[in-house]
RNA backbone atom coordinates (compact mmCIF):
# COMPACT_ATOMS: atom_id res chain seq x y z
C1' N A 1 0.00 0.00 0.00
C1' N A 2 -4.37 -3.58 -1.45
C1' N A 3 -8.24 -6.79 0.01
C1' N A 4 -11.36 -9.76 3.20
C1' N A 5 -14.03 -10.57 8.14
C1' N A 6 -15.31 -9.01 13.24
C1' N A 7 -17.78 -4.71 17.08
C1' N A 8 -24.50 -5.88 20.00
C1' N A 9 -26.01 -5.48 28.94
C1' N A 10 -20.03 -6.66 33.32
C1' N A 11 -18.69 -11.82 30.15
C1' N A 12 -20.31 -14.89 25.69
C1' N A 13 -23.50 -15.01 21.77
C1' N A 14 -28.20 -14.90 18.31
C1' N A 15 -30.64 -11.25 15.31
C1' N A 16 -28.34 -8.44 9.85
C1' N A 17 -29.25 -11.93 3.73
C1' N A 18 -35.34 -10.11 3.10
C1' N A 19 -36.12 -2.74 7.95
C1' N A 20 -41.33 -2.85 10.98
C1' N A 21 -44.66 -2.03 17.65
C1' N A 22 -41.01 -3.60 23.87
C1' N A 23 -33.48 -6.10 20.98
C1' N A 24 -33.71 -12.51 22.89
C1' N A 25 -30.76 -16.08 24.50
C1' N A 26 -27.23 -18.10 28.59
C1' N A 27 -23.78 -16.37 32.28
C1' N A 28 -22.76 -12.87 36.01
C1' N A 29 -25.48 -9.50 39.88
C1' N A 30 -29.60 -8.41 43.28
C1' N A 31 -33.96 -10.06 46.48
C1' N A 32 -37.71 -13.83 47.97
C1' N A 33 -37.89 -19.47 48.20
C1' N A 34 -35.82 -24.11 50.06
C1' N A 35 -31.54 -26.12 53.90
C1' N A 36 -29.89 -26.32 60.81
C1' N A 37 -26.25 -23.50 57.44
C1' N A 38 -24.11 -23.35 52.72
C1' N A 39 -23.71 -24.91 47.64
C1' N A 40 -27.42 -26.59 43.91
C1' N A 41 -32.35 -25.68 42.18
C1' N A 42 -37.16 -22.97 41.69
C1' N A 43 -38.93 -17.89 40.55
C1' N A 44 -38.87 -12.70 40.38
C1' N A 45 -35.79 -8.31 39.14
C1' N A 46 -31.51 -5.89 37.26
C1' N A 47 -28.42 -4.29 33.34
C1' N A 48 -28.05 -2.17 25.95
C1' N A 49 -24.93 5.14 23.04
C1' N A 50 -26.24 -2.02 18.74
C1' N A 51 -17.97 1.07 17.51
C1' N A 52 -18.52 6.66 16.33
C1' N A 53 -20.85 10.10 13.11
C1' N A 54 -23.49 11.16 8.50
C1' N A 55 -26.92 9.34 4.72
C1' N A 56 -31.47 7.24 2.86
C1' N A 57 -36.69 6.02 4.77
C1' N A 58 -43.07 7.15 8.14
C1' N A 59 -39.31 3.36 10.65
C1' N A 60 -32.16 1.56 10.69
C1' N A 61 -28.63 -3.56 15.10
C1' N A 62 -30.20 -4.58 10.12
C1' N A 63 -29.25 -0.94 4.17
C1' N A 64 -25.33 3.62 1.90
C1' N A 65 -20.95 6.03 2.97
C1' N A 66 -17.00 8.06 5.50
C1' N A 67 -13.90 7.08 10.16
C1' N A 68 -12.50 4.46 14.72
C1' N A 69 -10.90 -0.27 17.08
C1' N A 70 -9.36 -5.53 16.39
C1' N A 71 -7.78 -10.30 13.45
C1' N A 72 -6.44 -12.32 9.10
C1' N A 73 -4.46 -12.64 3.72
C1' N A 74 -1.96 -10.59 -0.41
C1' N A 75 2.78 -7.35 -1.48
RNA sequence: GGGGCCGUUGUCUAGCUUGGUUAGGAUGCUAGCCUGGGGUGCUAGUGGUCGUGAGUUCAAAUCUCACCGGCCCCA

This is a predicted structure of a 75-nucleotide RNA (transfer RNA) from a Nitrososphaerota archaeon. Rfam family: tRNA. Rfam classes the family as a transfer RNA. The organism belongs to Nitrososphaerota, within Archaea. It was read from a public genome assembly.